[in-house]
């Protein structure tokens, strides 16, 4: 720093995702060691134990104990026992200091809670400094003793007693009150030989804490907009440590609020923490300040300090004791238990250090605090060995050859980090204390710990896991599975060849940890200040007025709010960051140091912007003079037209449609004439013009009025632009009243149309449209473009004014309204003085798509409804411009036997043949629109064959090679059998070597292994082949040029069969294809003449080239010629190239073939042959027999032969060419009516093998189911063959069926063509052939033309298609799942306003009593009264939950009905 997904592809606009970092983390897996650090985030949920605040005997009186002791008493004494005194240790009370420190939590709080800067009306134990002073007295108390009460907590009464408790007096430096006189106020000792030392009591002063007040700054919500009555300000009074409505009594009616008050939701605030390039966003664990709380509400005592975590009272809840009376508790302090949770440690050790209490001080107390301990929870080090060693096995994979795991392992050789074990061991501890005048000197203390750390020794020994490997993202095979069973962060893998799924095996990253989940910032400029947008993508408000609010023209001057400069304070500390410094490094710790971008004070500048004040005239408005205009409102007027009515003429239809029909009309329409009535609209002018803010305004006339413009410069002097709330105007529909209704017309109602037709068409018709007077307030209210102002090349049109002229052209100025364009902009399209350029000034708006402009809420509305506007849920996408294509019931052009013009067919009829179906033990398989269906098959009787049934073999019907054993080679005969086969006999190889026995080799058999086979599946794995579109004229590339996908070129303007050629052109070449070269064929010339010819010439003759000559000629084949728009006319740019004509055998590609470009159809072939994988191996392999493929209610296709006289027979005659042929074509004579038998001869072939038919000539037949027609069926023969029953052909007599020219519909054909007519071949033992390939004969008609149907090419258009129209898609309905809305009703939570009842306490009233003394005061007790908690009862509100039924919504495989939308989507 970016990436992936929208689309066929692309730009662009936008979401979603991802790679980073990070954490008080959890979970899965795996786990060597050590350092630092962290560790109840949830239930401020309940807590068992044990510990966390006490010390002082130098403040006090007493008890106990020990030691020493004074005296008594009893004893000879030793002892006993009483008392009393001192020392020491302790214990429970009175006293003092502390318990308000330190330790936990984040409930509560939007608040002076915090944070920063400021202010004072205040207080401050202990400390530090200065000044006084510490005089004399007193009367209680607890304990202690007695004696009750009570389970127990505790408790009552008497008696007695200290003090550093308590109270009087005295003093007054000093302080309080007071003007002032003056009045008032203290005080305590202890220890010590003792100097003194600790105190105590006034008063100032400092320091440390604290109290209050104040600027200003930090969440979300207007779907909370008005809040508030001690409320917001006076005087007075109380009240505190102090200001105040702090409180009460009066008086006045103020105070906040869109800068957002009040009122919900959340929530501890700061340093920091985390990410970020910065600005920001996030967050507030450890550490550090500051609040707040202590089970839950409430209160105040004591105190210097508290309304108190380990005090105290009331209540409430819950837990424990209980003798039932009663009482006791409060871990959000350490450890530790339950509990609820993904989920958070030991009921550890020491006060050795640091700190605090208290004490004179030894000390004593400390779950702050040093420390272990548990957990990879985090960072951060180390290690798990090094070095050399074949290409080893195994494993995977494989093209079988080998790669690869891999120097990796073995092995060799070396080293010792950690951990193991011995040893041997700290630092942190000097302050106090003691002696001493001082100098000094001496003394005790380590929880952590036998721990860091050092030496010694062994030995590579004890120590590697996790994810991933399709992109994105660094890493790839192979097996297994087969849309299963998984996976996934986004996009997407799985349907039988998965790098994405599980496993292996490889590799890639990290590493004692990896990886998932969950958050939070990045990336996202996707909220944009730094740094975004609104013609079409999300997004200009409908339009103007106009308050606040932003914003504002040229000077001077002042003053200094911003603004800029200096300096001071301050911004704790800690992190962060530079430098340094300790721990072996690092993490960590520590020093400097520099930051803290703020925030106040104080002095300077004064351009800018705010301000004051004074001037201008370019903005801007006033005035005068013109002229244009559908500008608004009123009121009058008119003509022409529909329609009705009324009368006159007239007579059968009128109207209406794609085509009808309903409707009107003989009771007289419709047409036509005249007279009237109504009402609504306003041809022509007219226009791309004109007004208006918009909506919108159109016959004429008067009246009243708005605005804009122009031209004069007289006036005023910034009066200006914007505008949230607000106020007005606002098409068409719509509602209410009250008129009006001539046309037209929602709805209804008939008539068509259709599958249906609640519509499109058509007769009809009422609200409505028209008028007044209300309302609604929306629209594609669009230029999809908010309002103003300045600036910036040109052209062209018109309207209006003016100017150069008297006047028109024409020029130039302003002012509007359009169109083309430069620069420049814009994703593109496009827009460019009427900007979407360029800048300025202010409004609305937007932030992925659907839900959804919906719900609820609010508001306005008579109602419809409208304004304000969400979430849950679900998709990866929705969009935009533009490209290429395909597509259109969109256009132009052009082509083709596409149509037409023609000519013959098929569709009807037998039969033949293929195909579906059906059947069957099989009826083998393929081939399915044109592009299957007389196809694959150019030939199924058995074979063929792949099928079916049934007999039978297993290394096999075949091929290879190993290895055993034999030597019965080669073949023959017997038995069973339907054959295959299966049993049995007979039968004695070849070469070499040896004397032989025997051994090799070769071939055989037997057995065994490897393999063999497989027409078994998968043409959607594949190779070749091949079909089609289409022999259409297309497909493409290189250089250049345009953001891009692509375009250009290949488009245009003309030509062609042809992208074929020419001109033009940001294009210049080019390639594949066309066309040409290749064959056939039409014409000549040469050359070579056998098996072909046979004009001369000779000879025979069955009269035929039969011979000999011969090569002229036909022919046969080779080479060459020749046709190129090359010659002329004409038209055309004087180009291509059309038309004509000349010559020529051919004339404008002569005619035919062969040739099929990119590419389309997952188009056909695994059954031709080949192949990748899968399956089967005594069968899915093979071998026989007999059967099937021919089965037949039926439907197709594609042929044949007909239906007849252009014929049929029956007789005469003529003229072919392609090709074949030895298991073969066959002459000839012969036999048979024939088919077809014998015999005999040519021919391996321009040599031998055929009668060519139609045609021509005659003849009959005479329109009929026939002398057409031949299908069926009967007899009787013949041929192939192993064998014609299922199943063959062919003959000959007899039978003679349907058919008399074929409905919708459909083919094929443009000259040697279509019809037609015989013949040749391939297969073939023979055939089902009528098919298929060919080859000659005869030999047409027609084409105005390109509107139509098909099918193609170009080029332009729309598109929401891109599997591309067989595309997409949308609304009910039916089903299943999800979240949400409304809902009678149920039920919880929250604050609120009333009134009821009122505990503790303050405070305040009254009354008593004992006690003190100074005689009006304190303390006690009771009593009353405000206030008050927790309860109770109402009552409105606001939030939550459950809920029968009901809305709609979103999602889903292949439902249902229809097709409304995307093309002109078939009614834009």
């Nucleotide at each position: 720093a970016g990436a992936g997904u929208u689309u066929g592809a692309u730009u662009c606009u936008g979401u979603c995702u991802c790679a980073g970092a990070a954490c008080g983390a959890a979970c899965g897996c795996u786990g060597g060691c050590g350092g630092c650090g962290u560790g109840g985030a949830u239930a401020a949920g309940a807590c068992a134990u044990g510990c966390a605040a006490g010390u002082c005997g130098a403040a006090c009186g007493g008890g106990a104990c020990a030691u020493u002791u004074u005296g008594g008493u009893a004893g000879c004494a030793a002892u006993a026992u009483c008392u009393g005194a001192a020392u020491g240790u302790u214990c429970a009370g009175u006293g003092g200091c502390g318990a308000a420190c330190g330790g936990g939590u984040g409930c509560g709080u939007a608040a002076c809670a915090c944070g920063u800067g400021g202010a004072u009306a205040c207080c401050u134990u202990c400390c530090g400094g200065a000044a006084a002073g510490u005089g004399a007295g007193a009367a209680a108390u607890a304990g202690c003793c007695c004696a009750g009460g009570g389970a127990a907590a505790c408790u009552u009464g008497g008696a007695u007693u200290a003090a550093u408790a308590u109270c009087u007096c005295a003093u007054g430096u000093g302080a309080u009150c007071g003007c002032a006189a003056g009045a008032u106020c203290a005080a305590a000792g202890g220890c010590g030989c003792a100097a003194g030392c600790c105190g105590c009591u006034u008063u100032c002063u400092g320091a440390u804490g604290g109290g209050u007040c104040u600027g200003c700054g930090g969440c979300c919500u207007a779907u909370c907009a008005g809040c508030u009555u001690g409320u917001u300000g006076g005087u007075g009074a109380g009240g505190u440590a102090a200001a105040a409505g702090c409180u009460c009594a009066c008086c006045a009616a103020g105070g906040c609020g869109a800068c957002g008050a009040c009122g919900g939701g959340u929530a501890g605030c700061u340093g920091g923490u985390c990410u970020g390039a910065g600005a920001g966003g996030a967050c507030g664990a450890u550490c550090a300040g500051c609040c707040a709380c202590a089970c839950u509400g409430g209160a105040a005592c004591u105190g210097a300090g508290a309304c108190a975590c380990g005090g105290u009272c009331c209540a409430g809840a819950c837990a424990c004791c209980u003798a039932c009376g009663g009482g006791u508790g409060g871990c959000a302090g350490c450890a530790g238990u339950c509990g609820a949770g993904a989920a958070u440690c030991u009921u550890u050790c020491a006060c050795a250090a640091u700190g605090g209490g208290c004490g004179a001080a030894a000390g004593c107390c400390u779950g702050a605090u040093g420390g272990a301990g548990c957990g990879a929870c985090g960072c951060c080090g180390c290690g798990u060995g090094g070095a050399g060693g074949u290409u080893a096995a195994g494993g995977u994979c494989u093209u079988c050859g080998g790669a690869u795991u891999g120097u990796a392992a073995a092995c060799u050789c070396c080293u010792g980090u950690c951990a193991u074990g011995c040893g041997a061991g700290a630092a942190c501890a000097a302050a106090g204390c003691c002696c001493g005048c001082a100098a000094g000197g001496g003394u005790c203390u380590g929880a952590u710990a036998g721990u860091a750390u050092c030496g010694c020794a062994a030995g590579a020994g004890g120590a590697a896991g996790a994810g991933a490997c399709g992109g994105c993202u660094a890493a790839c095979u192979c097996u297994g599975u087969g849309c299963c069973a998984g996976c996934a962060g986004c996009c997407g893998c799985g349907g039988u060849a998965a790098u994405a799924c599980a496993g292996a095996g490889g590799u890639c990253u990290c590493a004692a940890g990896c990886g998932u989940u969950g958050u939070u910032c990045g990336g996202a400029a996707u909220u944009a200040c730094u740094g975004g947008g609104c013609g079409u993508a999300a997004a200009g408000g409908g339009u103007g007025c106009g308050c606040a609010g932003g914003c504002u023209g040229c000077g001077u001057u002042g003053a200094a709010a911003g603004u800029c400069a200096g300096a001071u304070g301050u911004g704790c500390a800690a992190u962060u960051c530079a430098g340094g410094g300790g721990c072996u490094c690092a993490a960590c710790c520590u020093c400097u140091g520099g930051a803290c971008u703020g925030c106040a004070u104080c002095c300077g500048a004064u351009a800018c912007u705010a301000c004051a004040a004074u001037g201008c005239u370019a903005g801007a408005g006033u005035c005068a003079u013109g002229g244009a205009g559908g500008g608004g409102g009123a009121u009058c007027u008119g003509g022409a037209a529909u329609u009705c009515c009324c009368g006159g003429u007239g007579u059968a239809g009128c109207a209406g449609u794609g085509a009808a029909a309903u409707g009107c009309g003989u009771a007289g329409a419709u047409a036509u004439c005249g007279a009237g009535a109504g009402g609504a609209a306003c041809a022509c002018c007219a226009a791309c013009g004109g007004c208006g803010a918009a909506g919108g305004c159109a016959a004429g006339a008067u009246c009243c009025u708005g605005g804009a413009c122009a031209u004069g410069u007289a006036c005023u002097g910034a009066c200006g632009c914007u505008c949230a709330u607000g106020c007005a105007c606002g098409a068409a529909g719509g509602c209410u009243c009250g008129g009006g209704u001539a046309g037209c017309a929602a709805a209804c109602g008939g008539g068509a149309u259709u599958a249906g037709a609640u519509a499109c068409c058509c007769c009809g018709g009422u609200a409505g449209u028209c008028c007044a007077a209300g309302c609604a307030g929306u629209a594609a209210a669009c230029g999809g473009u908010g309002c103003a102002c300045g600036u910036u090349u040109g052209g062209u049109a018109u309207g209006a004014g003016g100017g150069g002229c008297a006047a028109c052209c024409c020029c130039c100025c302003u002012u509007g309204u359009g169109c083309c364009g430069u620069a420049g902009u814009u994703a593109a399209c496009g827009c460019g003085a009427u900007a979407a350029a360029c800048g300025u000034g202010c409004c609305g708006c937007c932030u992925g798509g659907g839900u959804a402009g919906u719900a609820c809420g609010a508001u306005c509305g008579c109602a419809a409804g409208g304004u304000u506007a969400a979430a849950a849920c679900u998709c990866a996408a929705a969009g935009a411009a533009a490209u290429u294509g395909a597509c259109g019931g969109g256009g132009a052009c052009c082509c083709g036997c596409a149509c037409a013009a023609g000519c013959g067919g098929u569709g009807g009829a037998g039969u033949a043949u293929g195909u579906g179906g059906c059947u069957u033990a099989a009826u083998u398989c393929g081939a399915u629109g044109c592009a299957a269906c007389g196809c694959g098959a150019a030939g199924a009787a058995c074979c063929u064959u792949a099928c079916c049934u049934g007999g039978g073999c297993u290394u096999g019907a075949c091929a290879u090679g190993a290895g055993a054993u034999u030597u019965g080679u080669c073949u023959c005969c017997g038995g069973u059998g339907a054959a295959a086969g299966c049993c049995g006999g007979a039968u004695a190889g070849u070469g070499c070597a040896g004397a032989a026995a025997u051994g090799c080799a070769c071939g055989g058999g037997u057995c065994c292994c490897a393999c063999a086979g497989g027409u078994g599946c998968u043409g959607c794995a594949u190779g070749g082949c091949u079909g089609u579109c289409g022999u259409c004229a297309g497909c493409u590339c290189g250089u250049g040029u345009c953001u891009g996908a692509g375009a250009u070129g290949u488009u245009g303007g003309g030509u062609u069969a042809a992208g074929u050629c020419c001109c033009g052109c940001a294009a210049c070449g080019a390639g594949c294809g066309c066309a040409a070269c290749c064959c056939c064929u039409g014409u000549a010339a040469u050359u070579u003449g056998u098996u072909g010819c046979c004009a001369c010439c000779g000879g025979a003759u069955u009269c035929u080239u039969c011979c000999g000559a011969g090569c002229a000629c036909u022919c046969a084949a080779a080479u060459u010629a020749g046709a190129c728009u090359g010659c002329c006319c004409a038209g055309a740019u004087c180009a291509a190239c059309u038309g004509g004509g000349a010559g020529g055998a051919a004339g404008g590609u002569g005619g035919g073939g062969a040739u099929g470009a990119c590419g389309u159809c997952a188009a056909g072939u695994c059954c031709g042959u080949a192949u990748g994988g899968c399956c089967c191996u005594u069968a899915c392999g093979c071998c026989c027999a007999g059967g099937g493929c021919u089965g037949c209610a039926c439907a197709c296709g594609u042929a044949c032969u007909a239906c007849a006289a252009u014929g049929g027979c029956c007789a005469g005659u003529a003229c072919a060419a392609u090709a074949u042929g030895a298991a073969c074509c066959u002459u000839c004579u012969u036999c048979g009516c024939a088919a077809g038998g014998a015999g005999u001869g040519g021919g391996a072939a321009a040599u031998c093998g055929a009668u060519a038919a139609a045609a021509c000539u005659g003849g009959u037949c005479u329109c009929a189911g026939u002398u057409c027609a031949g299908a069926u069926u009967g007899c009787a023969g013949g041929c192939u063959g192993c064998a014609a029953c299922u199943c063959g052909c062919c003959u000959g007599c007899a039978u003679g069926a349907a058919g008399u020219c074929g409905g919708a519909a459909u083919c094929g054909c443009u000259a040697g063509u279509a019809a037609u007519g015989a013949c040749g071949c391939a297969u073939c033992a023979g055939c089902u052939a009528c098919g298929g390939c060919g080859u000659c004969g005869u030999g047409a008609a027609u084409a105005c033309g390109u509107u139509c149907c098909c099918g193609g090419g170009u080029c332009u258009u729309g598109u929401a298609c891109a599997c591309a129209c067989c595309g997409c898609c949308c609304g009910u309905c039916a089903c299943a799942u999800c979240a949400u809305g409304g809902a009678a009703g149920c039920u919880g939570g929250c604050g609120u306003u009333g009134c009821c009842c009122a505990a503790a306490g303050c405070a305040u009233u009254u009354g008593g009593a004992a006690g003190a003394c100074u005689u009006g005061u304190c303390u006690c007790c009771a009593u009353a009264u405000u206030c008050a908690a927790a309860g109770g009862c109402a009552a409105a509100g606001c939030u939550g939950g459950c809920a029968a039924c009901u809305g709609g919504g979103a999602u889903g495989a292949a439902g249902u009905c229809g097709u409304a939308a995307c093309a002109a989507g078939g009614u834009a």